[in-house]
Molecule: Bacterial RNase P class A
Organism: Planctomycetota bacterium
RNA sequence: GGAGUGGACCGGAUGAUCGCCGGCCGGCGUUUGCUAGCGGGAGGAAAGUCCGGGCUCCGUAGGGCGCGAUGGUGGGUAACGCCCACCGGCCGUGAGGUCAGGGAUAGUGCCACAGAAAAUAGACCGCCGGCGGGGCUCGCCCCGCAGGUAAGGGUGAAACGGUGAGGUAAGAGCUCACCAGCAGGCCGGGUGACCGGUCUGGCUCGGUAAACCCCAUCGGGAGCAAGGCCAAGCAGGAAGGAGUCCGAUGCAGAUCGGCACGAAACUGCCCGUUUCGUCACCACUUCCGGGUCGGCUGCUGGAGGCGUCGGGCAACCGGCGUCCUAGAGAAAUGAUCGUCGUUCCAUGGGCCCUUUGCCGGGCCUGUGGGGAACAAAACCCGGCUUACAGGUCCGCUCCAGUC
Repeated sequence: GGAGUGGACCGGAUGAUCGCCGGCCGGCGUUUGCUAGCGGGAGGAAAGUCCGGGCUCCGUAGGGCGCGAUGGUGGGUAACGCCCACCGGCCGUGAGGUCAGGGAUAGUGCCACAGAAAAUAGACCGCCGGCGGGGCUCGCCCCGCAGGUAAGGGUGAAACGGUGAGGUAAGAGCUCACCAGCAGGCCGGGUGACCGGUCUGGCUCGGUAAACCCCAUCGGGAGCAAGGCCAAGCAGGAAGGAGUCCGAUGCAGAUCGGCACGAAACUGCCCGUUUCGUCACCACUUCCGGGUCGGCUGCUGGAGGCGUCGGGCAACCGGCGUCCUAGAGAAAUGAUCGUCGUUCCAUGGGCCCUUUGCCGGGCCUGUGGGGAACAAAACCCGGCUUACAGGUCCGCUCCAGUC
């Protein structure tokens, strides 16, 4: 210098003007309104709502069946399907990546196409001996029948260990040596997954469990529209108070007027005025239970952030110090302009490297123009996953070159 690999982080800053949503405190109106001032107002994923927990209500003696999730080992944690470390398989020269990583000797199912045969293996070609027939140049060759054979060919992702020797009619773990795998025993190391060594057995058994299934572990349900408190209106229930007065009209129900009484308003009280009611139907007044609209609460300070010290390989844990201000209702946090920063393009100047020179490259600087994403809280946390313009930093690996 080039090519990679793993991780951490930023997600423009600032000023002015105009707005938006809550809070506090005033002013004017007064059931919601208007307005001065002060102070506050999204994210690394607020997202998907995929896991786990807190919290709340309901359910629940205990156990089992069923259903769902998870699945190497040891740790971390409130918990997890998350994280860390390690083990094993696979991929990569390597840094590193990746794995749904228990069981296929409990049972069942499935294995496309091709191929004779796909799991209690299997004779298509070939090879081998036997019998029958035919041909002949008498070495042999051809055809047929019933057999043997998994060594050779061919098909396939996969054909029931590999190489060599013995053996045989030809062959075959049929036998032997070595190698590979499997199973079992023993020894050593490790908390463990597992690793190393050694002995025995011809044991050679295909794959597939994000197929059924078996084993082990975990899991009660619903969710802040949870739940709690208050409570207009309407409907329901209960209780309460004052004339069966006088007159007129009318057949009557009833209507009108007067007086009396009761209730309400004008108004704090008396008088007065107005309205309504007076025999129980309606209405009125008071009370009761549930509860709609609505209001309050739950509600944001917490398994919290940062710094430092200690423990631990790490995830993480503990001590000390310090910091904290959205919390709403279908829901506000925005827009414009200026300056600066960043980056890209065009162009001018200066310096440096290289070169005979041109070309090319690097740094500094001036001018003009352009770009800046993904996306937005809704009870709160821990994770995972997905999206993301542009940019910064760190560890490590491989290749090439120079000293």